RNA sequence: GGGGCUGUGGCUUAGUGGUAGAGCAUCUGCUUGGCAUGCAAGUGGUCCCUGGUUCAAUCCCUGGCAUCUCCA
Numbered sequence: 001g002g003g004g005c006u007g008u009g010g011c012u013u014a015g016u017g018g019u020a021g022a023g024c025a026u027c028u029g030c031u032u033g034g035c036a037u038g039c040a041a042g043u044g045g046u047c048c049c050u051g052g053u054u055c056a057a058u059c060c061c062u063g064g065c066a067u068c069u070c071c072a
Base pairs, nucleotide, nucleotide: 001071002070003069004068006066007065010024011023012022013021018055026042028040029039030038048064049063051061052060
């Protein structure tokens, strides 16, 4: 320099053109003499950035950025 993959709460990830879910973590309450476990409830994501298509984009397309990877 060229090709490819991936980018979603603090972490790991699911998802599909029609208001984004789970597990762990965190917080509150119950349970205990106390801790752990368990149960219930809650907080936290403008879905990497930018432009386009569309009535509507996390999803499709263009161009960037970053990680990983292949070739030279």